[in-house]
Molecule: transfer RNA
Organism: Nostocoides vanveenii
Parts: sequence; C1' cells; structure tokens
RNA sequence: GCCGCUUUAGCUCAGUCGGCCAGAGCGAUUCACUCGUAAUGAAUAGGUCGUCGGUUCGAUUCCGACAAGCGGCUC
Repeated sequence: GCCGCUUUAGCUCAGUCGGCCAGAGCGAUUCACUCGUAAUGAAUAGGUCGUCGGUUCGAUUCCGACAAGCGGCUC
C1' cells in the first nucleotide's frame, strides 16, 4: 500500500430480505424472603445501533467516505 471481517446497554453478544415500543445473558438499583449475609424470586433503570453524508414517505438494516479494532496479502 491492497483485500476481507467487526463496531448495537457498563461487559459479552443476538437481531431485522427497510416500517408496530430495539432484545437476551451477566452486571447495577429497589423490593420480597432471612436474625443477618449469600442464594433465590419480582420489579426498575440503562441505547444519538462508531462518526459524517447519500437513497427512501421511512434507515440499526441499503450505498459511500472516514475512524477504531482484528486477520490476510504484497518487492
């Protein structure tokens, strides 16, 4: 320098052939239970879906550029 993959909640990851309130597990908070803690059960909060633009009535999803990470190739 070129090619490919990934980027979604604090962490690990689903998801959507473009449309109804964007999800799970773990974690956090509160409550119940307990003499108390843990465990268990219930509830709640938490997201500009990497950034900027384009297409579209409508984009987390399609297209482009950029950024970060991972891998490969190249005298």